A computed fold for a 72-nucleotide RNA from a Pseudomonadota bacterium, annotated as transfer RNA.

RNA sequence: GCGAGCAUAGCUCAGCGGUAGAGCACUACCUUCACACGGUAGGGGUCACAGGUUCAAAUCCUGUUGCUCGCA
Numbered sequence: 001g002c003g004a005g006c007a008u009a010g011c012u013c014a015g016c017g018g019u020a021g022a023g024c025a026c027u028a029c030c031u032u033c034a035c036a037c038g039g040u041a042g043g044g045g046u047c048a049c050a051g052g053u054u055c056a057a058a059u060c061c062u063g064u065u066g067c068u069c070g071c072a
Stems, first nucleotide, its partner, number of pairs: 001071007010024004018055001026042005048064005
């Protein structure tokens, strides 16, 4: 330099155009003498950034940035 993949909650990841979710973690309560386990409820997201298409975009298109892999 060329090509491909990835970027969504604190972490690991789903979500293939129509309300943004799960597990773990965190907070409160129940339970216990206490802790752990377990149960119930709750908080937490400019969906990497910018633009475009669309009635509607995390999702489709273009560019940028970062990371990973391959080729040279």